[in-house]
Context: one part of a larger RNA
RNA sequence: CCCUUGUUAAGGAACUCGGCAAAUUUACCCCGUAAGUUCGCGAUAAGGGGAGCUUUAAGUAAUUAAAGCCGCAGAGAAGCGGCCCAAGCAACUGUUUACCAAAAACACAGGUCUCUGCUAAACCGCAAGGUGACGUAUAGGGGCUGACACCUGCCCAGUGCUGGAAGGUUAAGAGGAGAAGUUAGCGCAAGCGAAGCUUUGAAUUGAAGCCCCAGUGAACGGCGGCCGUAACUAUAACGGUCCUAAGGUAGCGAAAUUCCUUGACAGGUAAGUUCUGUCCCGCACGAAUGGUGUAAUGACUUGGGCACUGUCUCAACAAGGGACUCG
Numbered sequence: 001c002c003c004u005u006g007u008u009a010a011g012g013a014a015c016u017c018g019g020c021a022a023a024u025u026u027a028c029c030c031c032g033u034a035a036g037u038u039c040g041c042g043a044u045a046a047g048g049g050g051a052g053c054u055u056u057a058a059g060u061a062a063u064u065a066a067a068g069c070c071g072c073a074g075a076g077a078a079g080c081g082g083c084c085c086a087a088g089c090a091a092c093u094g095u096u097u098a099c100c101a102a103a104a105a106c107a108c109a110g111g112u113c114u115c116u117g118c119u120a121a122a123c124c125g126c127a128a129g130g131u132g133a134c135g136u137a138u139a140g141g142g143g144c145u146g147a148c149a150c151c152u153g154c155c156c157a158g159u160g161c162u163g164g165a166a167g168g169u170u171a172a173g174a175g176g177a178g179a180a181g182u183u184a185g186c187g188c189a190a191g192c193g194a195a196g197c198u199u200u201g202a203a204u205u206g207a208a209g210c211c212c213c214a215g216u217g218a219a220c221g222g223c224g225g226c227c228g229u230a231a232c233u234a235u236a237a238c239g240g241u242c243c244u245a246a247g248g249u250a251g252c253g254a255a256a257u258u259c260c261u262u263g264a265c266a267g268g269u270a271a272g273u274u275c276u277g278u279c280c281c282g283c284a285c286g287a288a289u290g291g292u293g294u295a296a297u298g299a300c301u302u303g304g305g306c307a308c309u310g311u312c313u314c315a316a317c318a319a320g321g322g323a324c325u326c327g
Base pairs, nucleotide, nucleotide: 001322002321003320004319005318006317007316008315010313011312014311019308028050029049030048031047036041038147052069053068054067055066056065057064058063070074082306083305084304085303086302087301088300089298090297094106095105110145111144112143113142114141115140116139122131123130124129148293149292150291151290153223154222155221158220159219160216161215162214163213164212167211168210169209173205174204178200179199180198181197182196185192186191224242225241226240227239228238251285252282263279264278265277266276267275
C1' cells in the first nucleotide's frame, strides 16, 4: 500500500450523477393510527410505552398486583421492516434478453372486430393421416386493445375487405370463313386444279378477375391555408376567400411528446437547467397504433423531508488475510 472487518470526538449528506455504500429500524405485548379508497384496503400506516430476578397476595391455573434485589446494559447473544410526502409509467400476482438490460417491455382478466355450421375454419404432412376435438358458435382460430370508472368525435377520396351484377375488357377451350403446300385430272405450254392429307386460321362463343356500383374505421390510414373585423390598446365570438374525402371533437398539454427553452407565473431552497401547481404560443398530444382519471401493487423512474450514519469536513486506530523481509 491492497483486500475483508470493527470502533470513532464535533458536525450530520456539506459526499456524489444519485444517500451508492454503510448506519438507523427490527421479534413479542399494550396503546394509538391520517389522506385517499374499487369499502377489500391503506396498516406493522405514522407515533408512543413495556419487558430480568426474588418474595408476598389473589386465582385450580395461565396470569395479574404490590414490595424488594442486581448489573453499564433484562427482547442482556444470534436471527429479525427505516419511515413519510408528491409525481410519472404499468391496474394487479406473473414473464423476459441462460453469460452486460427485470423494465414503463411481454403476458394478463376484461373489451372489441373478424373468420368458422362441422368432413368447421386454421395448422402440420407428398400422401395416408393428424392437431383443432372425442369439442360444436356460451365453441374454436386470427387481429387489435389491455383491470376498473367516464368515454371513444369527423373523413369511405386512396388502399384493403364485404356485397352487386347491367355494361366494357378478358384465357384455355369450342368454332371454322378464308389462306398456303401437295397432286388425280385438264392443258401444246404458261398455268388451273376436285377429293384427301399437312400447315395456318377470321367472325362467333367463352368464367373469375380488373374497370364499374355500393357498404365498411375497435379495417390500413387521414383529420388545412390566407385576409379582415369589437366605444384606448390587445385579442377576435364574427365575416370573406382558396383548397380538401374530411379539416382534430371531448379530454389532456413545455408532457417518457416542447425545437426556440433554464418558456412565463407561483411553490419549495439562503441559492433549484431537476421537481410540483397553473398558463397554452401543442416546432411535432388526442381518443381501442385507445383518450383522461384511478384505490391497491412495484428489487421500476423522478423530486422533497424526518431519522440515521466515516458518504463527506478529514482522517485516525484496531483485528484478520496479502504485499514486503528472512528462512
Molecule: large-subunit ribosomal RNA, domain IV
Organism: anaerobic digester metagenome